[in-house]
A computed fold for a 346-nucleotide part of an RNA from an uncultured bacterium, annotated as small-subunit ribosomal RNA, central domain.

Context: one part of a larger RNA
């Protein structure tokens, strides 16, 4: 609640595409629905509000006017909103030429490390730790030297560095494939913005079938530690962690900051583009940081990537606790999700 807000105080949906709805660029011509105006009919009676009258006054009562902001008809206006029709080309799209990137899928290829195995050399010890122990170790281990396997992750570049809607994305090659973004002005010619239900995607764990299993480790097991220690350290060590297919829908899924779009002082680093050149040093488009004016802000600070000044959607939000709980219903193998109170209570 016809009102204020959502970085940090309660609040921006995880994220996108996209329906209905909402809202929309310049110029014409037509309509006349919305808007305005006069008009005519109706708005009952009482009431309410004027005026003037009856009860000695009042209350009351009675006349009469006037509102009764409404609807309905009909007669105009036509700027603005709408509807139709033309037309345009800045908004937005397509082409065309460049050009960027850890963007995404699928293949293949490598080299280091770590375990494992096999075999040489060599012996008492080796790990671990504050300090021990437990473990491993003459059945020959820790160390090293070759050989072989297997899995997983890519050191150095490398960086307030790129790229994607977000979640993410990094060895190297090869294919397939989105995007951007810059220039050009050929071509569409409003074909836009947002977006409720919707539908795609959505880190980690988690789950289901089948596959791997180097390592690292919930879960358990010992061993210290301690007053205990269901824990911080240690030694081991299975689910997981990897792959395929499927489910699942959540995160401090963060810039804690929803999208579009205009517009308002600079200075400084960088990415990729054009354009002009000579390499200096300049403009000029898209990012990406960083610091300051106006403004804003409760302040902390944001400040052309606004939390500034504005319009448009859409979500949200209304004292703490009870509580994201309970019930209900919808989803899901299950784990839970998603929607969500309220009594009481400060």
């Nucleotide at each position: 609640u016809u009102g204020g807000g959502u970085u940090u105080a309660a609040a921006g949906g995880g994220a996108g595409c996209g329906u209905a709805g909402a809202c929309g660029g310049a110029g014409g011509a037509u309509u006349a629905a919305g808007u305005c105006a006069g008009u005519u009919g109706u708005g009952a009676a009482a009431g309410u509000u004027u005026g003037c009258g009856g009860c000695u006054c009042a209350a009351c009562c009675g006349u009469a006017a006037a509102a009764u902001u409404g609807c309905a008809g009909u007669u105009g206006a036509u700027a603005c909103u709408g509807g139709u029709c033309c037309c345009c080309u800045u908004g937005a799209g397509u082409g065309c030429a460049g050009u960027u990137g850890a963007g995404g899928c699928a293949g293949g290829c490598g080299g280091a490390a770590u375990u494992c195995g096999u075999g040489g050399u060599g012996u008492a010890g080796c790990g671990g730790u504050g300090a021990a122990a437990u473990g491993c170790u003459u059945a020959g281990a820790u160390a090293u030297c070759a050989c072989g396997a297997a899995g997983a992750a890519c050191c150095c570049c490398g960086a307030u560095u790129g790229c994607g809607a977000a979640g993410g994305c990094a060895g190297c090659c090869u294919g397939c494939u989105a995007a951007g973004c810059u220039g050009u002005a050929a071509c569409u010619g409003a074909c836009g913005u947002u977006g409720a239900u919707g539908c795609u995607c959505g880190a980690a764990a988690g789950u289901g079938u089948g596959g791997g299993u180097a390592u690292c480790a919930a879960a358990c097991a010992g061993g210290a530690u301690u007053a205990g220690a269901u824990a911080c350290c240690c030694u081991g060590g299975u689910a997981g962690u990897c792959c395929a297919c499927a489910c699942g829908g959540u995160a401090a899924a963060c810039g804690a900051u929803g999208g579009a779009u205009a517009c308002u002082c600079g200075c400084u680093g960088u990415u990729g583009g054009c354009g002009a050149u000579a390499u200096a040093c300049u403009g000029u488009c898209a990012g990406c940081g960083g610091c300051c004016a106006a403004g804003c802000g409760a302040a902390a600070g944001c400040a052309u990537u606004a939390a500034g000044u504005a319009u448009c959607c859409c979500a949200c939000c209304u004292g703490g606790g009870g509580a994201g709980u309970a019930c209900g219903c919808c989803g899901g193998c299950a784990a839970c999700g998603g929607u969500g109170a309220a009594a009481c209570u400060c």
Source information:
The coordinates come from a structure-prediction model, not an experiment, and the mean pLDDT is 85. Rfam family: Bacterial small subunit ribosomal RNA. Rfam links the family to the GO terms ribosome and structural constituent of ribosome.